[in-house]
RNA sequence: ACAGAAUAGCAAGCGCCAGAACUAGGAUUAUUCUUAGUUGACGAGGAGAGGGAGGUUAUCGAAAGAUUCGGCGGAAACCCUCCGGUGUACCACCAUCGAAAAUACACUAACAAAUCCUGCCGGUGACGGCAGAGACAGAAAGUGUUAAGUGGACUUC
Repeated sequence: ACAGAAUAGCAAGCGCCAGAACUAGGAUUAUUCUUAGUUGACGAGGAGAGGGAGGUUAUCGAAAGAUUCGGCGGAAACCCUCCGGUGUACCACCAUCGAAAAUACACUAACAAAUCCUGCCGGUGACGGCAGAGACAGAAAGUGUUAAGUGGACUUC
């Protein structure tokens, strides 16, 4: 270095559950307690390096209309510094972004999964899992418009 085997790990729109709701058993009489469980975010998109804060939800839409509620931990939102791109070829400031390296506005074309439907598997149950079929976004992207600054250096006259 290659090959094989075993074990562990393999979550980052992610993980968790002490509230809540729900299920089953038991106790209790109407109500509540208790034990064991279940649910608790559907995909799209997103990382220059380091650090910070944890504050009012850290991007985008889809579904539902009882919980995708409520909360905890994290995290690529955000802020600062540095590096880098663009704004006239070198520098600084300012603005903006991140090697697809401008904001804003308008327009064009496109894209998902869950839900729903069908079937199967597991569970006493709440519910969980798998397969199949069909469908539907927005942001991002592209095009256009707008804006593309201030000062200095340099070159020429």
GlmS glucosamine-6-phosphate activated ribozyme aptamer from a Clostridiaceae bacterium, 157 nucleotides, folded computationally. Lineage of the source: Bacteria > Bacillati > Clostridia > Eubacteriales > Clostridiaceae. Its Rfam family is "glmS glucosamine-6-phosphate activated ribozyme aptamer". Gene Ontology terms of the family: regulation of gene expression and catalytic activity. Its mean pLDDT, the model's own confidence on a scale to 100, is 75. It was read from a public genome assembly, where an Rfam model found it.